RNAcentral holds the sequence, with entries from ENA. The RNA shown here (Bacterial RNase P class A) has 396 nucleotides and comes from a Candidatus Multivoradales bacterium. A source record names the gene rnpB. It matches the Rfam family "Bacterial RNase P class A". It is annotated as a ribozyme. Gene Ontology terms of the family: ribonuclease P activity, dimeric ribonuclease P complex and tRNA processing. Of the family's consensus pairs, 95% are formed in the model. The source organism's lineage runs through Bacteria, Pseudomonadati, Acidobacteriota, Thermoanaerobaculia and Candidatus Multivoradales.
RNA sequence: GGAGAGCUCCACGCGGUCGUCUCCCCGCCUUCGGGUCGGGGAGGAGGAAAGUCCGAGCUCCCACAGGCGGCAUGCUCGCUAACGGCGAGGCGCGGCGACGCGACGGAAAGUGCAACAGAGAGCAGACCGCCCGGCGUCUUCGGACGCCGGGUAAGGGUGAAAGGGUGCGGGAAGAGCGCACCGCCCGGCCUGCGACGGACCGGGGCACGGUAAACCCCAUGCGGAGCAAGACCAAAUAGGGAGACGGUCGUCGGGCCGCCUGUCUCGCUCCGGUAUCUUCGGAUGCCGGUCCGUCUCCGGGUAGGUUGCUCGAGACCGGGGGCAACGCCGGUCCUAGAGGAAUGACCGUACCCCGCCCCGCGGGGAACAGAACUCGGCUUACGGAGCUCUCCGGCA
Numbered sequence: 001g002g003a004g005a006g007c008u009c010c011a012c013g014c015g016g017u018c019g020u021c022u023c024c025c026c027g028c029c030u031u032c033g034g035g036u037c038g039g040g041g042a043g044g045a046g047g048a049a050a051g052u053c054c055g056a057g058c059u060c061c062c063a064c065a066g067g068c069g070g071c072a073u074g075c076u077c078g079c080u081a082a083c084g085g086c087g088a089g090g091c092g093c094g095g096c097g098a099c100g101c102g103a104c105g106g107a108a109a110g111u112g113c114a115a116c117a118g119a120g121a122g123c124a125g126a127c128c129g130c131c132c133g134g135c136g137u138c139u140u141c142g143g144a145c146g147c148c149g150g151g152u153a154a155g156g157g158u159g160a161a162a163g164g165g166u167g168c169g170g171g172a173a174g175a176g177c178g179c180a181c182c183g184c185c186c187g188g189c190c191u192g193c194g195a196c197g198g199a200c201c202g203g204g205g206c207a208c209g210g211u212a213a214a215c216c217c218c219a220u221g222c223g224g225a226g227c228a229a230g231a232c233c234a235a236a237u238a239g240g241g242a243g244a245c246g247g248u249c250g251u252c253g254g255g256c257c258g259c260c261u262g263u264c265u266c267g268c269u270c271c272g273g274u275a276u277c278u279u280c281g282g283a284u285g286c287c288g289g290u291c292c293g294u295c296u297c298c299g300g301g302u303a304g305g306u307u308g309c310u311c312g313a314g315a316c317c318g319g320g321g322g323c324a325a326c327g328c329c330g331g332u333c334c335u336a337g338a339g340g341a342a343u344g345a346c347c348g349u350a351c352c353c354c355g356c357c358c359c360g361c362g363g364g365g366a367a368c369a370g371a372a373c374u375c376g377g378c379u380u381a382c383g384g385a386g387c388u389c390u391c392c393g394g395c396a
Stems, first nucleotide, its partner, number of pairs: 001392010013349006020044008028035002046368001050379002053377005058226004063263007070222005075089005090104001091102004105217002110215002112211002127156002129152010164182006183206001184204005189198002230307004240298008250268001252267004270289008314333006321326001351365006
C1' cells in the first nucleotide's frame, strides 16, 4: 500500500422566537359535564419504530387432571420470565487464514426412495477378463482359436456411489484366505461436569453403503384466541321472519386445538287432542301449540363516547462474581401516549459534507426510514466513525 474477517458507537449539538400534543400548577368562564380562554413549568418518533418469524406479560373462553392424536424443538454444559434466542465448548463442512455455516438424537426396530447406465444398488452380482478340466480345428510343436462344464471377484468397464485401503505371502487363478500397518467393531483404562478426545491396553477378520427439512423410532415441551383482546356508558332498530335439533333427575345435554376417561359446574317450561296400558293415581307413544337452549339462512338498525393506554422481567453509573452470556449489591433517574393521527417553521452559533470566482461565498444536515398495549429475541434495509485480527506485496 492492497484485499479481507470480527466487534463497538453515532444517527446534527447548543441557545432563542412562534406554532403543536400530553401531563401538572395558577387565573378566568361555566349549563358543574367541562373549555382550541390566558399564563407558567416538565416532556415529546427508531436501531431498526419494518417483517409478523418465535417467546412472554396482560385480557377473554367457568375451572382442572390423565391418555391418544396433532404440532414444535433436537450435540454438550450454562444464561434467561421464556424462546426455535444468547454464551462457551464439541463434532462436521467451507476458507491459505482471521473466521463463517450447520434442519447437529437414531440407519444394528421396521417400511420406503435413489432416474439412466451397469452383470449387479441390500444383505446384491459376472459384461470384458483370469485359472482348471473336456472336446474339436490349426500348428512354425512355444501354443493359437472355438464350444461346453467348473472356479474367481484381485484387473478393466458402467455409475454420484460397486460393499474396507496399501503391501507381502499363499495359491490352479484369485479372495482377509493368512500376516503387518491404517481404517472399522467390542471391552477396558485416562483427562474432562459433559458432548467428545487419547500416537493407551486387550480382543475380533470385519455386523453391515446413502437418505429421516422421507414415513418412522427416541427424548423434551405445548389449551385456544387475541388490544380490532376485553370492560363500561349512551343511542337506534323490526326484543323481525323461516328452518333443523334437543328439552320430565339420568348410560341426558352444554362447558378446552381434535377424540376418549374422570372431577367439577350449569341447564332441564307448560297446554290441548288422540292411541295403548292401567294398581284408575297415572304412565308411555304420536300430533299441534307455547316457552327455553344451540345452530343455519333471509332481512333491518348501530358502528358514538369513556377506558384498556403506560413505572417496565425499565434505563444509567459504580462495585463484586463469572472466560462469557448474565446475575447480585449500592446509588441516581422517569424518558411520547396520539385517536384519521401531535415532533413543525424561523433566527443565531458550533461541528460535519460538497462546490466555487478560495481564507471568503453558496448549498446541504447525512442513508434506511416514522410509535399505535408493552417487553426479550431473530430476520431484512441502510449512511458514517473507531478498535482488534488475518493474508498478499514492498521498504527499512